Large-subunit ribosomal RNA, domain VI from a Bacteroidia bacterium, 251 nucleotides, folded computationally. It was read from a public genome assembly. Its Rfam family is "Bacterial large subunit ribosomal RNA". Gene Ontology terms of the family: ribosome and structural constituent of ribosome.
Context: one part of a larger RNA
């Protein structure tokens, strides 16, 4: 910009792309079949690989400051407690999020029409022929069927509801993340739980600090699973989404 009025939501599917893989053993059966040896198709089930979405409940990683140990140094007047640097000083754990080495699923069934193949009827050519006219089976392979994307399909589709005028309805702002280079997407703006904050809780860490009490100390013990805590789930307007302002008037 177009789909001839403008909007919000909602669907059809013309196309188009993904996926299609496979072993092993069990039964059928030591059955058919073979003199033994040896040994099935046909049908059913079990369990694997590799590949391929998803996801974080488990298991395991990562978690740059979430706890806690601990050197050396410097600071806070000293003690005691702390702060900073030293790769994050190092170490030992580890929420959320992201992940795989962890879980879940998928490949299927079905249907059309076929390939080579095997047929039916069946003349040419009184027989004999799957073919010459008809007519059926028959494949991981073709159409479909499964996921996903799709009306710019310009053949521009279909339905629903608003708006009939500073209108429906957008969008600047502003609080944010299931989103993300930015645009865009998505949720909320006081008729409010978006985000901080604060309150419980979950979880991580592992018994703070100061005081008592046991020791001559180093250290224990108790008060304590304390005390501190980034992302988590809840509830709560304390703060912060104020106020406004633009865009849009056609048939």
């Nucleotide at each position: 910009c177009g789909u001839a009025a403008g909007u919000a939501a909602g669907u059809u599917g013309a196309g188009g792309g993904g996926a299609u893989c496979u072993g092993a053993c069990u039964c059928u059966a030591g059955u058919a079949c073979g003199a033994g040896a040896g040994g099935a198709c046909c049908g059913a089930g079990u369990u694997g690989g590799a590949c391929g979405c998803a996801c974080c409940g488990c298991u395991a990683g990562u978690g740059u400051a979430u706890c806690u140990g601990u050197u050396g140094u410097u600071c806070c007047g000293c003690c005691a407690g702390g702060g900073g640097c030293a790769c994050a000083g190092c170490a030992g754990a580890g929420u959320a999020g992201c992940u795989a080495u962890g879980u879940g699923c998928g490949g299927a069934c079905g249907g059309g029409a076929u390939a080579a193949g095997c047929a039916c009827u069946g003349a040419a050519a009184g027989c004999a022929u799957c073919u010459a006219a008809g007519u059926g089976c028959g494949a991981a392979g073709c159409c479909c069927a499964c996921c996903c994307c799709a009306a710019g399909a310009u053949a521009a589709g279909c339905u629903u509801a608003c708006u009939u005028u500073u209108a429906a309805g957008g969008g600047u702002c502003g609080u944010a993340g299931g989103a993300g280079a930015c645009g865009a997407c998505u949720a909320c703006g006081u008729a409010g739980a978006u985000a901080g904050g604060c309150u419980a809780c979950a979880g991580g860490u592992g018994u703070a600090a100061g005081u008592g009490c046991a020791g001559c100390a180093a250290u224990g013990c108790a008060u304590u699973g304390a005390g501190c805590c980034g992302a988590g789930u809840a509830g709560u307007a304390c703060u912060a989404a104020u106020u406004a302002c633009c865009c849009g008037u056609a048939a």